[in-house]
Molecule: Group I catalytic intron
Organism: Rhodothermales bacterium
RNA sequence: GUAAGGCGCUUGAGGGCUGCACGCAGGGGAAACCGGCGUGUGAACUCCUGUCAAAUUCGGGGAAACCUGUGGCGUGGUAAUCCCGAGCCAAGGUCCGGCAAUCCGGGCAAGGUGUAGAGACUUAAUGGCAGGCCCCUAACGGUUAAGGACGAGGGUGAAGAGAAAGUCCAGACCACAAACGGCAUUCGCA
Numbered sequence: 001g002u003a004a005g006g007c008g009c010u011u012g013a014g015g016g017c018u019g020c021a022c023g024c025a026g027g028g029g030a031a032a033c034c035g036g037c038g039u040g041u042g043a044a045c046u047c048c049u050g051u052c053a054a055a056u057u058c059g060g061g062g063a064a065a066c067c068u069g070u071g072g073c074g075u076g077g078u079a080a081u082c083c084c085g086a087g088c089c090a091a092g093g094u095c096c097g098g099c100a101a102u103c104c105g106g107g108c109a110a111g112g113u114g115u116a117g118a119g120a121c122u123u124a125a126u127g128g129c130a131g132g133c134c135c136c137u138a139a140c141g142g143u144u145a146a147g148g149a150c151g152a153g154g155g156u157g158a159a160g161a162g163a164a165a166g167u168c169c170a171g172a173c174c175a176c177a178a179a180c181g182g183c184a185u186u187c188g189c190a
Base pairs, nucleotide, nucleotide: 008017009016010015018042019041020040021039022038023037024036027034028033047132048131049130050129051128052127057086058085059084060083061082062081066077067076087113088112089111093108094107095106096105097104098103117169119168120167121166122165123164133157134155135154136153137152140151141150176188178186179185
């Protein structure tokens, strides 16, 4: 969903990623809890509120599966995606300056951009920031007859944004031209 049927995410399969269960090792932490390896599994969980929407550039490295090709490799290609350097960036944080300031400017860290089907724009979340819910209590503070009950500090609530939801735009098959010795493929044209 009427039903057939579908059900973690990505991309149908495979591959990659993820939650849970079990096993192994026993690493970090005071604890809650976090992390490693292996196997299996997915109709369980994946919370609430407020707030931000800027940069969106120039370069570089890796990649399973698949396509190609070979007797077989090497090779060429596509690509889920894993990352790096420089530059730049909204709100919030932090430091400094502007005699003061809820105001303004600058630096820095986290995070982002870079990273869509070529790409443009809007929204806002699975993103940033703040608060709440739930769990813990080593330190610090106060408090009590006592107690994490409080200030404070820490932890949990999966992955999908390498374009998610949309509006647009591009593309698809064939022919032709170019790149490669050829294929796959890429690119140009209509």